[in-house]
RNA sequence: UAACCAUAAAGAGAAGGCGAGAGACAAGCUCUAUGACCCUUCAGCAACCUACCACAGGUGAAAGUGUGGCAAGGUGCUAAAGCUUGAUUGAUGGGUA
Numbered sequence: 001u002a003a004c005c006a007u008a009a010a011g012a013g014a015a016g017g018c019g020a021g022a023g024a025c026a027a028g029c030u031c032u033a034u035g036a037c038c039c040u041u042c043a044g045c046a047a048c049c050u051a052c053c054a055c056a057g058g059u060g061a062a063a064g065u066g067u068g069g070c071a072a073g074g075u076g077c078u079a080a081a082g083c084u085u086g087a088u089u090g091a092u093g094g095g096u097a
Base pairs, nucleotide, nucleotide: 001097004094005093006092007091013042014041015040016039017038021031022030023029025086026085027084028083043078044077045076048074049073050072052069053068054067055066056065
């Protein structure tokens, strides 16, 4: 980095730095020198993966499996319904080769 699977109306922001565009694309609309976007730190949200726990199931015993929990580890996310609509993509997580 292919294929493939899943997510997307819930939830959660402060400080410091930088200094002009940002919200992927088109149209709209919005945010932004009262400093956005981005970066760093800390905090938080969620529960995709790992770990762990309970129950079910399974077995000679296990494991794989399902449901629920937890939040330690890996990600993700913390303006607006993924901002809206549109079309194809893209994004994020998992994932085999």